Context: one part of a larger RNA
Molecule: small-subunit ribosomal RNA, central domain
Organism: metagenome
RNA sequence: CUGGGCGUAAAGCGUGUGUAGGCUGUCGUGUUUGUCGGAUGUGAAAUCCCUCGGCUUAACCGAGGAACUGCAUCCGAAACGGCACGACUUGAGUACCGGAGAGGGCGACGGAAUUCCCGGUGUAGUGGUGAAAUACGUAGAUAUCGGGAGGAACACCUGCGGCGAAGGCGGUCGCCUGGACGGAUACUGACGCUGAGUACACGAAAGCGUGGGGAGCAAACAGGAUUAGAUACCCUGGUAGUCCACGCCAUAAACGAUGAGUGCUAGGUGUCGCGGGUAUUGACCCCUGCGGUACCGAAGGUAACCCAUUAAGCACUCCGCCUGGGGAGUACGGCCGCAAGGCUAAAACUC
Numbered sequence: 001c002u003g004g005g006c007g008u009a010a011a012g013c014g015u016g017u018g019u020a021g022g023c024u025g026u027c028g029u030g031u032u033u034g035u036c037g038g039a040u041g042u043g044a045a046a047u048c049c050c051u052c053g054g055c056u057u058a059a060c061c062g063a064g065g066a067a068c069u070g071c072a073u074c075c076g077a078a079a080c081g082g083c084a085c086g087a088c089u090u091g092a093g094u095a096c097c098g099g100a101g102a103g104g105g106c107g108a109c110g111g112a113a114u115u116c117c118c119g120g121u122g123u124a125g126u127g128g129u130g131a132a133a134u135a136c137g138u139a140g141a142u143a144u145c146g147g148g149a150g151g152a153a154c155a156c157c158u159g160c161g162g163c164g165a166a167g168g169c170g171g172u173c174g175c176c177u178g179g180a181c182g183g184a185u186a187c188u189g190a191c192g193c194u195g196a197g198u199a200c201a202c203g204a205a206a207g208c209g210u211g212g213g214g215a216g217c218a219a220a221c222a223g224g225a226u227u228a229g230a231u232a233c234c235c236u237g238g239u240a241g242u243c244c245a246c247g248c249c250a251u252a253a254a255c256g257a258u259g260a261g262u263g264c265u266a267g268g269u270g271u272c273g274c275g276g277g278u279a280u281u282g283a284c285c286c287c288u289g290c291g292g293u294a295c296c297g298a299a300g301g302u303a304a305c306c307c308a309u310u311a312a313g314c315a316c317u318c319c320g321c322c323u324g325g326g327g328a329g330u331a332c333g334g335c336c337g338c339a340a341g342g343c344u345a346a347a348a349c350u351c
Stems, first nucleotide, its partner, number of pairs: 003323004007305002012319001014202004021194003025088007033081002035077008049065006091191001092188004096183003103177007110154001115149007125136002162169002207248006216242002221237004259318006267296011300307002324351003333344004
């Protein structure tokens, strides 16, 4: 480079915005740059190929032909690509109306529970386990009642339900704010898709820096058990941390282990949002359209499992990635980071 691939065998970047580039709807006119046809010139000889011939044959050599897939010029074609101009509305978008939602940020508030403190009642145990012990308790614990402090998380509702690009999002109210969806018209007129670099942004948990906060939980750590041992599993404690503000880090089984977009290809059932019809006092029920989400299944696909209008089916466009196992996601170098480390990424050797 080509081929074949990427749910589970190696392989989809954690996710988005978007630059270059690649690709790009319908109709018309023009151009002829790509494209196609023809002609001419050139494409040295040798070589390769074909035919014939010369060495006894072959290798080798000679002659003729073809070819040299290319380039240049001229003539021509106009379907397709490009370009220019014009037009269109189905792709895309804007305006208007409407409802749904744990989408995001900030602030305020609420109740249950745990812990601690104060006070009352009350007395000998409590706690914990497979069984125990460490531990707590006559300096009055556990239990129970009243009061107070403080931090964190929001039972029921809760649903294979919703929202978000992903990470993720769940008490209530207010303010600010993003997106999607449905409906009926009007408008713009291809304005679109993808997206290298990684350009920028976001990115669970843990971790880091500064300052706060600290109820519960709990790495480390201490003790008690278990055990042959027990640097564990179990128990009693317990510090970072978990929480907040600001700034870093940039990883994950960041998973649907399934990149994004568009079109096409049987159905059935449930559910969420919006609409139409029928019906009704009305909400349901029933029929139906659009957009999500989930299960079952036809054709088809698949090594099988399974996937199956939310495709892993049938196609096209663009990106990323794979190419036997180990060495190794390591070394070296570079870039980034306060550090931890991250990103990029080999080889020897070996099976």